[in-house]
Context: one part of a larger RNA
Molecule: small-subunit ribosomal RNA, central domain
Organism: uncultured organism
RNA sequence: CUAGGUUUAAAGGGUGCGUAGGCGGAAUAAUAAGUCAGUGGUGAAAUCUUGCGGCUCAACCGUAAAAUUGCCAUUGAUACUGUUAUUCUUGAGUAUGGUUGAGGUAGGCGGAAUGAGUAAUGUAGCGGUGAAAUGCUUAGAUAUUACUCAGAACACCGAUUGCGUAGGCAGCUUACCAAGCCAUCACUGACGCUGAGGCACGAAAGCGUGGGUAGCAAACAGGAUUAGAUACCCUGGUAGUCCACGCCGUAAACGUUGAUUACUCGUUGUUGGCAAUACACCGUCAGCGACUUGAGCAAAAGCAUUAAGUAAUCCACCUGGGGAGUACGUCAGCAAUGAUGAAACUC
Numbered sequence: 001c002u003a004g005g006u007u008u009a010a011a012g013g014g015u016g017c018g019u020a021g022g023c024g025g026a027a028u029a030a031u032a033a034g035u036c037a038g039u040g041g042u043g044a045a046a047u048c049u050u051g052c053g054g055c056u057c058a059a060c061c062g063u064a065a066a067a068u069u070g071c072c073a074u075u076g077a078u079a080c081u082g083u084u085a086u087u088c089u090u091g092a093g094u095a096u097g098g099u100u101g102a103g104g105u106a107g108g109c110g111g112a113a114u115g116a117g118u119a120a121u122g123u124a125g126c127g128g129u130g131a132a133a134u135g136c137u138u139a140g141a142u143a144u145u146a147c148u149c150a151g152a153a154c155a156c157c158g159a160u161u162g163c164g165u166a167g168g169c170a171g172c173u174u175a176c177c178a179a180g181c182c183a184u185c186a187c188u189g190a191c192g193c194u195g196a197g198g199c200a201c202g203a204a205a206g207c208g209u210g211g212g213u214a215g216c217a218a219a220c221a222g223g224a225u226u227a228g229a230u231a232c233c234c235u236g237g238u239a240g241u242c243c244a245c246g247c248c249g250u251a252a253a254c255g256u257u258g259a260u261u262a263c264u265c266g267u268u269g270u271u272g273g274c275a276a277u278a279c280a281c282c283g284u285c286a287g288c289g290a291c292u293u294g295a296g297c298a299a300a301a302g303c304a305u306u307a308a309g310u311a312a313u314c315c316a317c318c319u320g321g322g323g324a325g326u327a328c329g330u331c332a333g334c335a336a337u338g339a340u341g342a343a344a345c346u347c
Base pairs, nucleotide, nucleotide: 003319004318005317006316007301008300012315014201015200016199017198021194022193023192025088026087027086028085029084030083031082033081034080035077036076037075038074039073040072041071042070049065050064051063052062053061054060091191092188093187094186095184096183097182098181099180100179103177104176105175106174107173108172109171110154114150115149116148117147118146119145120144121143125136126135162169163168206247207246208245209244210243211242215241216240220236221235222234223233258314259313260312261311262310263309266291267290268289269288270287271286272285273284274283296303297302320347321346322345329340330339331338332337
């Protein structure tokens, strides 16, 4: 490479946008590049294959045919693909009117809790644990009350809920921005799908500069436990966690399931619209879930209209375990590291 695969055995890129490329709806006409057919030329000889012949046979040799699956020219065919022209509306988009949501960014505000400060009441303990001790406390703690300050997070509602491409998003409110869905079927008329490179976004931790620091808490210190205890438990506690700006670019970034399109029994819950109406809870579109007497698939577990079924297009990736996501080189980064990514050897 071929072939077979990628939920769990090796294997779906973290996610999106998008360049090249690949693929692409319906009708008519033209063309004849691909495609198909005929004819002509060429396709050296040897070799190969077949027939016949020559060495006693064979190898070997001679002779004839076939083959040389190709290329060029020419004459035709026109279904399909391409190209050109004209048209269409169902794919795609736009418009108008509704509607939905923890979607995003920036600002303002709120109460509970925690901690701290001041004042008051009050007196001997508090705290912590399996039990203790370290720790705090007569310089008046713990507890209770009042006032004040600070930072962070938003109980209940709250869920098999909702929104977002993914990461993710939750107190209330204002402004701005974006998106989906539904209805109308008015407009454009294939404008589409996928997407190597590329660009953007991308949890947590970490890094840089400047702020902030209530609680929590790597490191660290002490107390316990223990044979030891560089731990689990306890008392403290610094980075960090928070904010602004700039890096990093990785995660079990998971549905361990790439994107898009079409098709393929049923039952049931729920979210958002539309339609319909009162004696009716049925219909339809878009989501989020559950079930399996079902078809089909699967090694099985299971999946099953949100497919892992039946098909099509495009991309990514896999090819025994270890060595190894290592070495070397290159690129990126302030660094930490990341991306790309072997071999020897060994079983």